[in-house]
A computed fold for a 106-nucleotide RNA from Bacillus canaveralius, annotated as SAM riboswitch aptamer (S box leader). The coordinates come from a structure-prediction model, not an experiment, and the mean pLDDT is 84. Its Rfam family is "SAM riboswitch aptamer (S box leader)". Rfam describes the family as follows. The SAM riboswitch is found upstream of a number of genes which code for proteins involved in methionine or cysteine biosynthesis in Gram-positive bacteria. It was read from a public genome assembly, where an Rfam model found it. NCBI's taxonomy places the organism under Bacteria, Bacillati, Bacilli, Bacillaceae, Bacillus. The model forms 91% of the base pairs in the Rfam consensus.
RNA sequence: UUCUUAUCCAGAGAGGUGGAGGGAUUUGGCCCUUUGAUACCUCGGCAGCAGACUCUUAAAGAGCACUGUGCCAAUUCCAACAAGCGUUAUGCUUGGCAGAUAAGAC
Numbered sequence: 001u002u003c004u005u006a007u008c009c010a011g012a013g014a015g016g017u018g019g020a021g022g023g024a025u026u027u028g029g030c031c032c033u034u035u036g037a038u039a040c041c042u043c044g045g046c047a048g049c050a051g052a053c054u055c056u057u058a059a060a061g062a063g064c065a066c067u068g069u070g071c072c073a074a075u076u077c078c079a080a081c082a083a084g085c086g087u088u089a090u091g092c093u094u095g096g097c098a099g100a101u102a103a104g105a106c
Base pairs, nucleotide, nucleotide: 002105003104004103005102006101007100008099013043014042015041016040017039021032022031023030026080027079028078029077044072045071046070049068050067051066053063054062055061056060076098081095082094083093084092085091
């Protein structure tokens, strides 16, 4: 890098560095941002994917938070493609595409 499987409407912020754009990509919308964003560092926290451990067990499930990750504005911020439903119109639902994370394979 690619492939497979699972999940993605819940949850969780302070300080410091720094100084202009940022929210993955394209378009549109919307939002965050000099009252200092995004990013990086420290500390803290959330969650519970995999491993360890504990309990129950037929399968399996529950717990814990030690280890490896992950995450801490807005549903993956929303839409884009298809189908169905509906409206004067804006729409709603499901699926797909793309993406993120974990585990595994090559």